[in-house]
RNA sequence: CUCCAUACCUCGGGGGGCUGUAAAGCUGAGAUGCGAAUGAUCGCGGACCCGUUGAACCUGAACCGGUUAACACCGGCGGAGGGAAGGUCUGGACAUCUAUC
Numbered sequence: 001c002u003c004c005a006u007a008c009c010u011c012g013g014g015g016g017g018c019u020g021u022a023a024a025g026c027u028g029a030g031a032u033g034c035g036a037a038u039g040a041u042c043g044c045g046g047a048c049c050c051g052u053u054g055a056a057c058c059u060g061a062a063c064c065g066g067u068u069a070a071c072a073c074c075g076g077c078g079g080a081g082g083g084a085a086g087g088u089c090u091g092g093a094c095a096u097c098u099a100u101c
Base pairs, nucleotide, nucleotide: 002093003092004091005090007088008087009086010085011051012050013049014048017026018025019024032045033044034043035042036041057082058081059080063076064075065074066073
């Protein structure tokens, strides 16, 4: 110098399901608050998850098969295409240089 691990700091990415008149219920880590807007769109937050060893999340997709009241779930699509990270301490590995024996 490089690499690995841990911890910390700073930062970044992401999502608004289904049923129901409502109350509420279900799944999930997460189904949220306020403001604008008047339409599921924007902004600022909370909690949670994820950050290249990247299935967090998005696209294909109002996808295909099974299943469910529906979502969920299982399999496929598919390790397909995209997708957000830097620094410091400590420890370890390797290599090089210098000095001494």